[in-house]
Molecule: RNase P RNA; transfer RNA
Organism: Acidobacteriota bacterium
RNA sequence: GGAGCCGGAUAGGCGGUCGCCCUGGGCCUCGUGCCCGGGGAGGAAAGUCCGAACUCCACAGGGCAGUGCGCUGGGUAACGCCCAGUCUCGGUGACGAGAAGGAAAGUGCCACAGAAAACAUACCGCCGGGCGGGGCGCAGCCCCGACCGGUAAGGGUGAAAAGGUGCGGUAAGAGCGCACCGCGUUCCGGGUGACCGGGACGGCAUGGUAAACCCCGCACGGAGCAAGACCAAAUAAGGGAGCUGUCUGGGGUGGCCCGCCCUGUUGCUCCCGGGUAGGUCGCUUGACCCGCCGGGUAACCGGCGGGCUAGAGGAAUGGCCGCCACCCGCGCGAGCGGGGAACAAAAUUCGGCUUACUUCCUGCUCCGGUU
RNA sequence: UGGGACUUCGUCUAACGGUAGGACAACGGAUUCUGGUUCCGUCAGUGGGAGUUCGAUUCUCUCAGUCCCAGCCA
Numbered sequence: 001g002g003a004g005c006c007g008g009a010u011a012g013g014c015g016g017u018c019g020c021c022c023u024g025g026g027c028c029u030c031g032u033g034c035c036c037g038g039g040g041a042g043g044a045a046a047g048u049c050c051g052a053a054c055u056c057c058a059c060a061g062g063g064c065a066g067u068g069c070g071c072u073g074g075g076u077a078a079c080g081c082c083c084a085g086u087c088u089c090g091g092u093g094a095c096g097a098g099a100a101g102g103a104a105a106g107u108g109c110c111a112c113a114g115a116a117a118a119c120a121u122a123c124c125g126c127c128g129g130g131c132g133g134g135g136c137g138c139a140g141c142c143c144c145g146a147c148c149g150g151u152a153a154g155g156g157u158g159a160a161a162a163g164g165u166g167c168g169g170u171a172a173g174a175g176c177g178c179a180c181c182g183c184g185u186u187c188c189g190g191g192u193g194a195c196c197g198g199g200a201c202g203g204c205a206u207g208g209u210a211a212a213c214c215c216c217g218c219a220c221g222g223a224g225c226a227a228g229a230c231c232a233a234a235u236a237a238g239g240g241a242g243c244u245g246u247c248u249g250g251g252g253u254g255g256c257c258c259g260c261c262c263u264g265u266u267g268c269u270c271c272c273g274g275g276u277a278g279g280u281c282g283c284u285u286g287a288c289c290c291g292c293c294g295g296g297u298a299a300c301c302g303g304c305g306g307g308c309u310a311g312a313g314g315a316a317u318g319g320c321c322g323c324c325a326c327c328c329g330c331g332c333g334a335g336c337g338g339g340g341a342a343c344a345a346a347a348u349u350c351g352g353c354u355u356a357c358u359u360c361c362u363g364c365u366c367c368g369g370u371u
Numbered sequence: 372u373g374g375g376a377c378u379u380c381g382u383c384u385a386a387c388g389g390u391a392g393g394a395c396a397a398c399g400g401a402u403u404c405u406g407g408u409u410c411c412g413u414c415a416g417u418g419g420g421a422g423u424u425c426g427a428u429u430c431u432c433u434c435a436g437u438c439c440c441a442g443c444c445a
Stems, first nucleotide, its partner, number of pairs: 001367005007361003012324007020040008028031001042343001046354002049352005054224004061258004066220005071085005086100001087098004101215002106213002108209003123155002125151005131145006163181006182204001183202008228281004238272006249263004274444003288307008326339005372441007381395004389425001397413005418434005
C1' cells in the first nucleotide's frame, strides 16, 4: 500500500426568527381571543417474522385434532432471542455458518440411466468344468461357440452400488486372513453436560431422505387497543332465502367433544333495507433511562443515587439566517471557495429477529513493497 | 392500525418433489379472387434471493408486490 474479518460510535451542535401539534398558568371585551411558560421521532419508529404485558371471553379447565420448537449448559417475564461451549462444514487466515433428536419402531419415495436402488443382484469382464468345432505333424498347447457353475476385485450406470486402503491368500475372487481407518458393543479416565481421550471385544450386522408421513421430548385455549369500559346519539314496525321444530333446546368463547356461564321457548345464519358513526377513559412511570459499586468468562443479575423522556386519534415535530464543528478542492501557511448528503418517520406498550442505509474509528488476519 | 389470501407465457388457468401443459392473443404458412372461419406450425412463463434435497413451480426462511376484510344499534 492492497484485500479482508470482528467490534463499536454517529445520524450535526448552539443562537436568533417565522410557523405546526400537545399541554400548565394568567387576563378580559368570553372570542376556536390575547399573554407568559413546558414538551415534541428512530436506529431502524419499517417488515409485522417471533415472544410477552394488558383487556375480554371461565379462574384458562379435561380429551382429540392441530401448530411450533428440537446439540449441551446458562440468561430472561417469555421467546424460534442472547451468552458460553460441543460437533460438523466453509475459508490460506482473522473468522463465519448450521431447523445439529430419532432412518437397528413402522410406512412411503429414490425420476432418467443401470444387471441391480435395498430380505439384493450377474450386463461386460475374470476363473473352473465337461461338450462341440478349428489350428499347429502327435502328446500337449492355443483359439472359437453354446451350456453348467464360481466370483462384487476390474469396466460401465448413477446423486447414491451393500465398509475403505494396502499386504497376504486364491482357479479367479471375496473380511477369506492380517494391519490401519471407519462402524457396533463394552470398560476405564476427564467434563455439570453436549462430548473428548484411551483399552478390550466383534469380521461388519446399519444405502439416502424426517424443511416426506411419522416416533420421542417440550411448549401452545381464542381474539386482539377497531381489545375493552362508561356516557351520549339513534329507535322501526321491516322484506326475502335457508336451517331448526318444543328439548339430548338456544346462546356465550372462530376446529370438534366434554365441562363452565347465561337464558327459559321457537331460535339461528345469510342477503336487502334502516339508524348512528360523537365524547371520556384505556394512554403512557415503564420487565424505563443514566451514573457508580459489587457478582458472573459472558449474556445478565443485585445494591445505591439521580432523571421524567411525544401521547395526537387521519395524524404535529418544519422553513430561513448567523457562528462553530465535519467533509471536499486550492494554498508552504494564515486562509479562501464549495457542500448539507443515506435509509426513513411514532399511532396500546415492551423484549428480540430480519431488512434498508450515511460517515468514522479501535483491534485482528492475509498478500505485496521498502528498510 | 389489526387480520387474512395470493403471485406460473401478453391474458386466463393446469402440473403425487422427477423434461412446466392447455386455451385465448401475437406471428408465419395452407385453404380463398380477397377477408373471415377452419387446419398446421412458431414464439413466450414459475416475482427476487438464500436453504433442505441427487433434483424445488411444489418444502422452509427472507425480501418485494397485489388483493380482500373490519365499529355500534335494531